Context: one part of a larger RNA
RNA sequence: CUGGGCGUAAAGCGUGCGUAGGUGGUUUGUUAAGUCUGAUGUGAAAGCCCUGGGCUCAACCUGGGAAUGGCAUUGGAAACUGGCUGACUGGAGUGCGGUAGAGGGUAGUGGAAUUCCCGGUGUAGCAGUGAAAUGCGUAGAUAUCGGGAGGAACAUCCGUGGCGAAGGCGACUACCUGGACCAGCACUGACACUGAGGCACGAAAGCGUGGGGAGCAAACAGGAUUAGAUACCUGGUAGUCCACGCCCUAAACGAUGCGAACUGGAUGUUGGGUGCACUUAGGCACUCAGUAUCGAAGCUAACGCGUUAAGUUCGCCGCCUGGGAAGUACGGUCGCAAGACUGAAACUC
Numbered sequence: 001c002u003g004g005g006c007g008u009a010a011a012g013c014g015u016g017c018g019u020a021g022g023u024g025g026u027u028u029g030u031u032a033a034g035u036c037u038g039a040u041g042u043g044a045a046a047g048c049c050c051u052g053g054g055c056u057c058a059a060c061c062u063g064g065g066a067a068u069g070g071c072a073u074u075g076g077a078a079a080c081u082g083g084c085u086g087a088c089u090g091g092a093g094u095g096c097g098g099u100a101g102a103g104g105g106u107a108g109u110g111g112a113a114u115u116c117c118c119g120g121u122g123u124a125g126c127a128g129u130g131a132a133a134u135g136c137g138u139a140g141a142u143a144u145c146g147g148g149a150g151g152a153a154c155a156u157c158c159g160u161g162g163c164g165a166a167g168g169c170g171a172c173u174a175c176c177u178g179g180a181c182c183a184g185c186a187c188u189g190a191c192a193c194u195g196a197g198g199c200a201c202g203a204a205a206g207c208g209u210g211g212g213g214a215g216c217a218a219a220c221a222g223g224a225u226u227a228g229a230u231a232c233c234u235g236g237u238a239g240u241c242c243a244c245g246c247c248c249u250a251a252a253c254g255a256u257g258c259g260a261a262c263u264g265g266a267u268g269u270u271g272g273g274u275g276c277a278c279u280u281a282g283g284c285a286c287u288c289a290g291u292a293u294c295g296a297a298g299c300u301a302a303c304g305c306g307u308u309a310a311g312u313u314c315g316c317c318g319c320c321u322g323g324g325a326a327g328u329a330c331g332g333u334c335g336c337a338a339g340a341c342u343g344a345a346a347c348u349c
Stems, first nucleotide, its partner, number of pairs: 004320003007303002012317001014201004021194003025088003029084003033081002035077008049065006091191001092188005097182003103177007110154001115149007125136002162169002206246006215240002220235004257316006265294012298305002322349003331342004
C1' cells in the first nucleotide's frame, strides 16, 4: 500500500453555506491524453528460475533459454474515461397559481396568577415540618373586599401535531422577512453531488458595560435533625429578564454524515391534489410531501433495523486502531477571564 470498520463494543465534525479538490445525466461529430494492440531500440555481465555439459558426486565452474512487471521511439484501434464541438430534457433551477405552519426579527396590546404598597371589614394567629424551630403577627398579620405599582411567564387549545439546517420555536395584533409543500403550463439547458481549508449560526452556565429585578434561586446566614447533615425548613445575593459585545461547550442524541438509485406489505396521523359517491357537507379509493407504529425479504454478535434501513449499490467528506497515564503535559491559535481548539510521551497492565 491492499485489506477491516464507525446505532449500543474504539469511531459521524453540534449544524449549515461554500473555495480548492474528488465525482458526475442522454446524445452527434472529432481528438487520441488515459486505455488496448503491433514493431524497433534499450533493459550490461554475474546472480535467481528452466534445461544441457565439466570436475568420481555436490558445492563450484560452464553453454543455451526464460525472466528483467520498466522506459523511449514509431505504426494502428476508438468501445470506455478525459479534451474540444453541436444538440437534448429525465437531474437541478426560474416564472406564473395555490396551501399549511410555536420558522426568524421589530413594535404595540391583553388577561389569569405571585409579590409589594394604600384603604375598608375583622381578630389571634399565620407559615413551615416526620416532628419542630428560626421567620411573620396586637405597631393589627393570615383571611377577605376595593384601588394601585412592577417584573416575569403565557393555563385551557396541546396532539409519538406543526415549523426550522441544527441549537431551538407556544397569549394576541400589525409590519418586515427566510424556507417548505402541491398542481399544471412555460422557460434555462447538466447550471449537479460532496466538500480539506474558510465563513456563519450555535441550549444552559459563565464574562464585560449599562439597565431591570415580581417569582424562583447557586453562594451565604440562621433554625432543626443527625454520629455527621453541605440534604430538610425560614430567609437570601449573584443569576434568571432587556440592550450591546464576548464565550463556542453539552447524553449539541435518532448516541445513526450528506446526496442519489433500487427492493413485498399493514395501520394511524399532518399538509396538498385527483376520481367516485353524497350534498343531512362526516364516506371510499388513488397519489405527492412529511411524521409515527407493526412487520416480508435481507442485514445484525445480539438487542434490534426494516421504502424515514442499520437491506442492496454508487459519489464525496469526517473519524477509529487495546485499557490507564489523558483530553493531561509541552508548543501553537483563539479568549477580558473562565477556558476552548489542536494534542503526545515516559511509565504501567
Source information: The part of an RNA shown here (small-subunit ribosomal RNA, central domain) has 349 nucleotides and comes from Lysobacter zhanggongensis. The organism belongs to Lysobacter, within Bacteria. The prediction has a mean pLDDT of 89.